[in-house]
RNA sequence: AGAGUUUGAUCCUGGCUCAGAAUGAACGUUGGCGGCGUGGAUUAGGCAUGCAAGUCGGGCGGCAGCGGGCCCCUCACCACAUUCUUUCCUCAAGCAGACUCUUCAGUUUUUGGAAAGGAUGAGGUGAGGGGUGCCGGCGAGCGGCGAAAGGGUCAGUAACACGUAGGUACGUACCCCCAGGUCUGGAAUAGCUCGAGGAAACUCGAAUUAAUGCCAGAUAAUGUCUCCGGACCAAAGGUGUGAUUCCACCUGGGGAGCGGCCUGCGUCCUAUUAGGUUGUUGGUGGGGUAAAGGCCUACCAAGCCUAAGAUGGGUAGCGGGUGUGAGAGCAUGACCCGCGACACUGGGACUGAGACACUGCCCAGACACCUACGGGUGGCUGCAGUCGAGAAUCUUCGGCAAUGGGCGAAAGCCUGACCGAGCGACGCCGCGUGCGGGAUGAAGGCCCUCGGGUUGUAAACCGCUGUCAGAGAGGCGGAAAUGCUAUGGGGUUCUCUCCAUAGUUUGACCUAAUCUCAGAGGAAGCGCAGGCUAAUUCCGUGCCAGCAGCCGCGGUAACACGGAAUGCGCGAACGUUAUUCGGUAUCACUGGGCUUGAAGGGUCCGUAGGCGGCCUGGUAGGUGGGGUGUGAAAUCCCUCGGCUCAACCGAGGAAUUGCGCUUCAACCACCAAGCUAGAGGGAGACAGGGGUGAGCAGAACAGAUGGUGGAGCGGUGAAAUGCGUUGAUAUCAUCUGGAAUACCGGUGGCGAAGGCGGCUCACUGGGUCUCUUCUGACGCUGAGGGACGAAAGCUAGGGGAGCGAACGGGAUUAGAUACCCCGGUAGUCCUAGCUGUAAACGAUGAGCACUAGACUGAAGGGACCUCCACAUCCUUUCGGUCGUAGCAAAAGCGUUAAGUGCUCCGCCUGGGGAGUAUGGUCGCAAGGCUGAAACUCAAAGGAAUUGACGGGGGCUCACACAAGCGGUGGAGGAUGUGGCUUAAUUCGAGGCUACGCGAAGAACCUUAUCCGAGUCUUGACAUGCUUGGGAAUACUCUGGAAACAGAGUAGUGCCUUUCGGGGAGCCCUUGCACAGGUGCUGCAUGGCUGUCGUCAGCUCGUGUCGUGAGAUGUCGCGUUAAGUCGCUUAACGAGCGAAACCCUUGUCGCCAGUUGCCAGCGGGUAAUGCCGGGGACUCUGGUGAGACUGCCGGUGUUAAACCGGAGGAAGGUGGGGAUGACGUCAAGUCCUCAUGGCCUUUAUGAUUCGGGCUGCACACGUCCUACAAUGCCGCGUACAAAGGGAUGCGAAGUCGUGAGACCAAGCAAAUCCCAAAAAGCGCGGCUCAGUUCGGAUUGCAGGCUGAAACCCGCCUGCAUGAAGCUGGAAUCGCUAGUAAUCGCGGGUCAGCAUACCGCGGUGAAUGUGUUCCUGAGCCUUGUACACACCGCCCGUCAAGCCACGAAAGUGGGGGGCACCCGAAGUCGCCGAGCUAACCCUCCGGGGAGGCAAGCGCCGAAGGUGACCUUCGCGAUUGGGACUAAGUCGUAACAAGGUA
Repeated sequence: AGAGUUUGAUCCUGGCUCAGAAUGAACGUUGGCGGCGUGGAUUAGGCAUGCAAGUCGGGCGGCAGCGGGCCCCUCACCACAUUCUUUCCUCAAGCAGACUCUUCAGUUUUUGGAAAGGAUGAGGUGAGGGGUGCCGGCGAGCGGCGAAAGGGUCAGUAACACGUAGGUACGUACCCCCAGGUCUGGAAUAGCUCGAGGAAACUCGAAUUAAUGCCAGAUAAUGUCUCCGGACCAAAGGUGUGAUUCCACCUGGGGAGCGGCCUGCGUCCUAUUAGGUUGUUGGUGGGGUAAAGGCCUACCAAGCCUAAGAUGGGUAGCGGGUGUGAGAGCAUGACCCGCGACACUGGGACUGAGACACUGCCCAGACACCUACGGGUGGCUGCAGUCGAGAAUCUUCGGCAAUGGGCGAAAGCCUGACCGAGCGACGCCGCGUGCGGGAUGAAGGCCCUCGGGUUGUAAACCGCUGUCAGAGAGGCGGAAAUGCUAUGGGGUUCUCUCCAUAGUUUGACCUAAUCUCAGAGGAAGCGCAGGCUAAUUCCGUGCCAGCAGCCGCGGUAACACGGAAUGCGCGAACGUUAUUCGGUAUCACUGGGCUUGAAGGGUCCGUAGGCGGCCUGGUAGGUGGGGUGUGAAAUCCCUCGGCUCAACCGAGGAAUUGCGCUUCAACCACCAAGCUAGAGGGAGACAGGGGUGAGCAGAACAGAUGGUGGAGCGGUGAAAUGCGUUGAUAUCAUCUGGAAUACCGGUGGCGAAGGCGGCUCACUGGGUCUCUUCUGACGCUGAGGGACGAAAGCUAGGGGAGCGAACGGGAUUAGAUACCCCGGUAGUCCUAGCUGUAAACGAUGAGCACUAGACUGAAGGGACCUCCACAUCCUUUCGGUCGUAGCAAAAGCGUUAAGUGCUCCGCCUGGGGAGUAUGGUCGCAAGGCUGAAACUCAAAGGAAUUGACGGGGGCUCACACAAGCGGUGGAGGAUGUGGCUUAAUUCGAGGCUACGCGAAGAACCUUAUCCGAGUCUUGACAUGCUUGGGAAUACUCUGGAAACAGAGUAGUGCCUUUCGGGGAGCCCUUGCACAGGUGCUGCAUGGCUGUCGUCAGCUCGUGUCGUGAGAUGUCGCGUUAAGUCGCUUAACGAGCGAAACCCUUGUCGCCAGUUGCCAGCGGGUAAUGCCGGGGACUCUGGUGAGACUGCCGGUGUUAAACCGGAGGAAGGUGGGGAUGACGUCAAGUCCUCAUGGCCUUUAUGAUUCGGGCUGCACACGUCCUACAAUGCCGCGUACAAAGGGAUGCGAAGUCGUGAGACCAAGCAAAUCCCAAAAAGCGCGGCUCAGUUCGGAUUGCAGGCUGAAACCCGCCUGCAUGAAGCUGGAAUCGCUAGUAAUCGCGGGUCAGCAUACCGCGGUGAAUGUGUUCCUGAGCCUUGUACACACCGCCCGUCAAGCCACGAAAGUGGGGGGCACCCGAAGUCGCCGAGCUAACCCUCCGGGGAGGCAAGCGCCGAAGGUGACCUUCGCGAUUGGGACUAAGUCGUAACAAGGUA
């Protein structure tokens, strides 16, 4: 950045579609890991369960629970002391023991020791119970603070809700600063206790108690009020041994932050919503609020909003931003941030600094739950989770470790905020699924031209590595603060606080780096491959199945369907769907248009609005520049940095295009004063179908009356209806009537448009010119609005000659509700009204200015000319033609712009649906104006190009017609075709261009197999390999219809040899490859052919023109048979065709002279070139000449050429032939041949016999023979050309009536034969007849060919003797040696020719034109055709399907209005009931104040009523869209057959 798609092609217009990016996505297939994000968009639907707001005992009374302390009681245990009992051991020795004692030493005991148990004593330990607020603390309660934050959602809201910039009539708990203060008293109340009610929730009564709860008093200004005198207003303590000092408390002022309110500007769609509003707009008094204010109330006034869109309706939270885009924009508002609103629905207030309060209260309602039926309870749009609906959106997780919040002096407690983890490829980012080597290019797959190619170094295999995942180890970091302890320092000494150091305390969750282990081991798919758009082959399928974003693929060779192989793209993803922006300049501000593509209003006037001439001064609203404030953060961008990188995150900068304030200059704007070039007025002239009304005129027409007249008139393509003997038409005279105004008259005039045409008068609008006299910007345009507005139509009243919808009749026609004709009513005309539309067109809005000209018409003025007139020139206005630049898609426009600019208005945005429906409005109606959607298509269009076509035009040609001659169509026969038939009647050819065609010749063969029957299966034919055998070959026999099968006889060859054999060839045989196919497709093909057409065309190169397709050349003027030639010419040349070259024929020359010829010479014969000779002639066949418009005259352009003439055998391409351009018909042929694909393979191949192709009610084509006297028959007689001949032509001769036969000469041919030419000519006959015409048919007898003439040949003779007496409609051939007529030959072929191909003989008529039919060529024109008129195409009806409108009615939603009822509650009034604080008191009470109850205003839900609006359903009905082959016609496109 573009691309595809309208056409045969082109340019343009224009829509549709694609490639890009994006998403809170979903679905399909697939799925390894990690990081960072993100996840209920639908039912603001309903919710089980748990948790989400508490905290403070350093405010209070307290003590239910816990722990501790203390006290009391009980129990258990432990140890000690004393004592008692029992048992056991030991003892008379000196040991030993015991006691005293510091030791030495002394004293003492005879017994000593051990164990168990009991009792007593004073202790300890443990357990239990009770008491005690003493301590730690603390359920519930009073009190304080918080609960108005945080968290969720987007229902409502079109609004000061939000954004931005400002403002102030305000408030503000906690925090900070400053100043001041904290005094003295009092009364209650919860809790607790007791009693009572209730199922519960809960409630009531009595008594008692505390405070930082409540109240009174004091003090009181820098506070508040004020009449300026004055009046009024506060407080609380706690901790602690200890408080002016710490934490609290009160008053005032200030600050910070937050909030309330107000204002400017900005903020979706709809006019098919145009008027709205009564507290509404303003004022005054009052009330209310923190605060201005109709915020509320009473009174007064009548305002206020609105086309710059009020009011109503629909939709929607707004912004920062996000997506996209080059930008401007467009779309959007998830996550994150700011603001708003909401909390089951509706209403309400209370408390409080703050709420009309998400997890508070009251009332009403719906829903759900509990219930003992009396009554109660609840609100996940908090975090999880559940149901429902949905295409669709997660765990009933962990933790307060971090950050933040609440409370607290603090420790700390609480925190679904938050931090983390889980689930989901939902998104972005990163990593991996190995790396290197490895060719026999393995196997397998796929393709194949069978050679090979590809998958593909891919694999295997060899070597290497170790990311991620796995296992194990490891433990950086997120943690720093607070608190506590110690030390030091600062703050005025403090219980307080700050700083530093050291120690100590705290991790829900994630765990990184790193190390070790093993092993390529665990890890690749999805979409696409016709073009757009990167990437192709085979098979299958056969308009089927299917694909498809658009164009479009698929009907037998599908790169488009399905599969496979391969390739391309992306990759843990890839596609699809949905949506947004882009591309799309396809709503155009940047950045579009309106003659013909969609689009100029029918025209003018004019309101609002928009725009507006020159000069001076001022103002500073707009635009622009500078400065400044703001434009939150995040995001985007830049730079740097942190996670290994990135995503992600951090820091700084830039940006935030906006708004405010300020300053500066010019222009615009505004105010004031002027000017005259715009505009208008005045004066004087001028032209005019401008308008309205009245009067008049002649021609024509019709009617009436009368006269003349006497049979038709009229009408048409032709007729008829009609009129006419009751006298038409025609003609004369007179009268009446209505409408329109010939000539002049003109791309001439006037008008805004519609429109305006005899003459005169009256009234009246506009225009032009001249003078430059006046005003002084008074102007232009113009949404709404108003007026005018052809024809038709409508209403009322007239009028009515002609014309003439409807209607009647006559024609035409298949029909003819038409075109044509005869009539004819509305209408056409007038008056008064309505309608308001047209191809109301220049398909071109109005105004102003500028930008080459030429010619011309109309109306004026001037100059020159001396006056006049004319001519000429200049100038203003109007009307035209051509044209420059420029513009335009082109056609075209071009000073009358569609050029260049400015101003204003209208209109357009694919085609159809549709100018339809609906709503509104106008109209008497008809209808007009405004004016959609669903649905459907991929086009619909414009201009131009090339063709083709036309019941368009012009020119020209052709046996095309005409003029002629002869035919066909009628008959009989031949032949081909159709049809019918058949076992089969093989196949092909089908208008011209099939049909005596393939077929130059079907008895068998041919011949296909078409039919019946019999056989063969490597085959009838080809090649190669292979098994076995045999030479080949020749002959015989049997069966059989034959093919074939079987048997037999003869025969044993060639090359080589080591004699065993081997080899080649041939035959038979076995098997394998293969053969074979006249089977299909001529619409897969080659080749060949037909036709247009022997028509004159078809193209190219270069140049030029055109944006281009294309054009030019190739047109034009002449001419020709011809695009033949000449001239002209933006063309100049060239090619294929035409012509010429070639063959043949016509004249002459030369050469040659046998088989041909024979003049002269000679010979010979009955006769003959028979012979010798000859080359003269004919002829043969080679080679030349000749004809070129060359010559003359005329015409023509001095040309080309044409006409006439001369000469010449021939004269204007001499005659004939061969020769066939680019192309057309999917023309013909697969059955000549060749060939792709398909099919068949004991058959669709091969072979044999017989039959069929010959079949016959019929139809057609092409021919033959005739119908007769220009004939027929008989006899006689003359003259060709071109051919053929060896299983051939066959003479002569003989036989036969003949076909023919027999015999046989000659001839591979200028020699011989076929071979007689016939018509002709002569003579004779026939005499108009179904015949002496005609010969069909049939009978008999023969001949020939051939194995064979039954189906099914030809010929001969005799006999037979049909139809037919010149042929309807229609149709064919032919222009000169032609038609016509006459015969001859040849090919095919055994035989068979009326066919075919050739040859010559005789030998005409007519035309010299182009009106018509047919065909063709060129030019031009129209076109809606381009498979091209056998085209295209319209409408009804019938069928199917889809969406929509109408519709009696019916069911919902929304809305305001009126009335009724009236909850909670605020406010007001009242308050006879109740009443602690204050006052008085005689202590009984009273007062002030308060409360309940009651009343009133307002008031939600509810009810009722009429109405508005919107959505759904609806019998039936209406049109519309769409749908290969339905019906009827033929309206349109050509002059479309009636433009």